[in-house]
RNA sequence: AAACCAUAAAGAGUGCGCGAGGGACAAGCCCUGUGACCGCACAGCAACCUGCUUUUUUAGUAAGGUGCUAAUGCUUGAACGAUGGGAA
Numbered sequence: 001a002a003a004c005c006a007u008a009a010a011g012a013g014u015g016c017g018c019g020a021g022g023g024a025c026a027a028g029c030c031c032u033g034u035g036a037c038c039g040c041a042c043a044g045c046a047a048c049c050u051g052c053u054u055u056u057u058u059a060g061u062a063a064g065g066u067g068c069u070a071a072u073g074c075u076u077g078a079a080c081g082a083u084g085g086g087a088a
Base pairs, nucleotide, nucleotide: 004085005084006083007082013042014041015040016039017038021031022030023029025077026076027075028074043069044068045067048065049064050063051061052060053059073080
């Protein structure tokens, strides 16, 4: 790093910094100087991988690795993207 596999109408946010764009792409619609996006801190959600417990392959737990915390992946399109595993 690839093929490949899985997930997505549930759930969870505050503060500080920065200062103009952001929601992948097209169209729409929406968020945003009442400070978005992004970064950091703390908090939380979930349970993909690992660990631990267990009646042993199912359930639990939430310590570790990720992920996530506007809107069904915002909608439709395209059949694309994201995340996890694969994966050291």